[in-house]
Context: one part of a larger RNA
């Protein structure tokens, strides 16, 4: 070197299974529910099958007959109109007996007596006679008519899984006679409740992995790198209005602060002088502006116009911005001009629907009309997830499933090294004295990659994850064993530092434990690395599937780095790598 053969399994990110963990899909099913919408069921009501008779209560129109008191007034005056006479032997006043109202003063009426009078224009009053007629209005009562409520009652519709009888040889059905119920229930058709019983489906993005939390439009500064624009869950604030004066115009003033001076006036009121170019103001954020003001104060006014726009900015589209000029009329100003709001940039919402005003010169389904509609105008969205999925929507899934991802997390790696370990430099000060035997604030610069993190870079068409069991190897920042300096080293013991990695580093108790704590030894019971070494080498006690139970949370389904019993750990070794043994 080359070829067997017996073994072991550390590697072939070994094999199997398009990862069950996580995310993502405007993916899917199961369960919930006070998520939306709806179906069934069930309740109520009307109404048809559904009729008799009574009693009783309601509404409505009529008709009669009453009722209606402020104060003043013979007294209980409901309005308005006509009105000089009206009633009365068919029986007045008066009386006596009731009955109903009642403001207790009457009013209205019945019956019996009674026997011929009784009432009215007048005083008072906004108003004059219920003397009398008419129409009304407040409340009542009585009789009718319609429309109903509601009790009883009754049988002939309708029920009866009560009887007798017949079809009949029948516990079915029917037919016919009784019995019970009885216009109800039961059905039909309409409406209104309840309604996860039971069905469709919603149940947002953004995110230094999801979920929690925070955000979603606009307007202003940095950021933003002297055009413009420019991102982060980068630093900081505002906004969702307001003003018919705070709007046009014409005229005219000049502000904070201070310095002297001055009755009550003081550190600041108001008042004079003087210096002050902008530090006051500017409705209201921040920039930019602004003294010719754009800031104050007065006069008139309303352009906070109607039709329009050359021409630009700005933009992916839709919006957005800015605009001389031209017609109509108009406000102010002698004029010459200026005015289409507001010193500027924020104060906002497309489309569909739908209201309302308008256009009789836009359309009208054979024509004429209308309905209905277009077109100007305008108005209803915290559509605020603000380019707005509908008029109308939340969970929960460990019972889970699919597609997909190392676009994106949990394990291991990488990279980083705040944290952490460890070193070392200053050198207050402890150390009787003395910083540096020892120990070392405040600070300060490194090693390392064992912690706990950022980051998400292979690996989701699979890198099996704590701990113990086997077997281990390697660093050395050395637990002991050696060997050395220094000491606040007398010696014994020991500090503290250099050299050093040959060897060695115990056996019990609890706990899944690693770790720690405790027991007893030792010469010491050493710290790390190795995929926190090793599960194609074992375990399988813990974590992390499907039962199950308790706390708590949740209406619930269900959930919990909270507990509690259970609970399938596959591979016959090709190659590399190791050991053994052959053969050329």
């Nucleotide at each position: 070197c080359c070829c067997g053969c017996g073994a072991c399994a550390a590697g072939a990110c070994g094999g199997a299974a398009a990862g069950a963990c996580c995310c993502c899909a405007u993916g899917g099913a199961g369960c919930u529910u006070u998520a939306c919408u709806g179906c069934a069921g069930c309740c109520u009501g009307u109404u048809a099958u559904u009729g008799g008779a009574u009693c009783u209560u309601g509404g409505u129109a009529u008709u009669u007959u009453c009722u209606g008191c402020a104060c003043a007034g013979g007294a209980u005056a409901g309005g308005u109109g006509g009105g000089a006479g009206g009633c009365g032997a068919g029986g007045a006043a008066g009386u006596g007996c009731g009955u109903g109202c009642u403001c207790c003063g009457g009013c209205a009426u019945g019956c019996a007596u009674g026997g011929a009078g009784c009432c009215g224009a007048c005083c008072u009053u906004g108003g004059g006679a219920u003397a009398c007629c008419a129409c009304c209005c407040u409340g009542a009562a009585a009789g009718u008519g319609c429309c109903g409520g509601g009790g009883u009652u009754c049988u002939a519709a309708c029920c009866g899984c009560g009887g007798g009888c017949c079809g009949u040889g029948a516990c079915c059905c029917g037919g016919u006679c009784c019995c019970g119920g009885g216009a109800c229930a039961a059905u039909g058709a309409c409406a209104g409740g309840c309604g996860g019983g039971c069905a469709g489906u919603u149940u947002g993005a953004c995110u230094g992995g999801g979920g929690c939390g925070g955000u979603c439009g606009c307007c202003u500064c940095c950021c933003a790198a002297a055009g413009a624009g420019u991102a982060a869950c980068g630093g900081a604030g505002g906004c969702g209005c307001u003003c018919g004066a705070a709007g046009g115009u014409c005229a005219c003033c000049u502000c904070a602060g201070u310095g002297c001076g001055g009755u009550u006036g003081g550190a600041a009121a108001u008042c004079g002088c003087g210096c002050a170019a902008c530090g006051a103001g500017u409705g209201u954020a921040a920039a930019g502006g602004c003294a010719u003001a754009a800031g104050g104060u007065g006069g008139c006014c309303u352009g906070a116009c109607u039709g329009c726009g050359a021409g630009a900015c700005g933009a992916a589209c839709a919006u957005g911005u800015c605009g001389a000029g031209c017609a109509g009329g108009u406000a102010c100003g002698a004029a010459a001009g200026u005015a289409g709001g507001a010193c500027u940039u924020a104060g906002u919402g497309a489309u569909c629907c739908g209201g309302c005003g308008g256009u009789a010169u836009g359309a009208g389904a054979g024509u004429g009309g209308a309905a209905u509609u277009g077109c100007c105008g305008u108005c209803g969205c915290u559509c605020a997830a603000c380019g707005g999925a509908u008029a109308a929507a939340a969970g929960u899934u460990a019972c889970c499933c699919u597609g997909g991802g190392g676009a994106u997390a949990a394990c291991a790696g990488g990279c980083u090294u705040a944290u952490c370990u460890c070193c070392c430099c200053c050198a207050a000060g402890a150390g009787u004295u003395c910083a540096c035997a020892u120990c070392g604030a405040c600070g300060g610069g490194g090693a390392g990659g064992u912690u706990u993190g950022g980051c998400a870079c292979c690996u989701c068409g699979a890198u099996g994850u704590c701990g113990g069991c086997u077997c281990a190897u390697c660093a050395c920042a050395u637990c002991c064993u050696g060997g050395a300096g220094c000491c606040g080293g007398a010696g014994c013991a020991g500090g503290u530092u250099c050299c050093a990695a040959g060897g060695g580093u115990u056996c019990g108790g609890c706990u899944g434990u690693u770790c720690g704590c405790c027991g007893a030894u030792u010469a010491a019971a050493g710290u790390g690395g190795u995929a926190c070494g090793c599960g194609a080498g074992c375990u399988g006690g813990g974590u992390u599937c499907a039962g199950a139970a308790c706390g708590u949370c949740g209406u619930g389904a269900g959930a919990c780095a909270g507990u509690u019993c259970g609970g399938u750990c596959c591979c016959u070794a090709u190659c590399u790598g190791u050991c053994g043994u052959g053969g050329g």